[in-house]
RNA sequence: AGGGGUAUGGUGUUAACGGCUAGCACGACGGUCUCCAAAACCGUAAGUGAGGGUUCGAAUCCUUCUACCCCUG
Numbered sequence: 001a002g003g004g005g006u007a008u009g010g011u012g013u014u015a016a017c018g019g020c021u022a023g024c025a026c027g028a029c030g031g032u033c034u035c036c037a038a039a040a041c042c043g044u045a046a047g048u049g050a051g052g053g054u055u056c057g058a059a060u061c062c063u064u065c066u067a068c069c070c071c072u073g
Base pairs, nucleotide, nucleotide: 001072002071003070004069005068006067007066010026011025012024013023019056028044029043030042031041032040049065050064051063052062053061
């Protein structure tokens, strides 16, 4: 320099072809229970890497960039 892949709550992941409030597990916080704690149960907060475009509608399509990984020279 060229080519390919990945990026979603704190962590791990799901969401076939664009469409209903983006779901699950763990964790965090609050509550119930308990002498206290754990466990269990109930609840809450937290997410689509960044910009632009297409579309009535984008995590999903197009484009540029960023970070990381792989291949070629």
Annotation:
Transfer RNA from Clostridia bacterium DTU080, 73 nucleotides, folded computationally. The sequence was found in a public genome assembly. Its mean pLDDT, the model's own confidence on a scale to 100, is 82.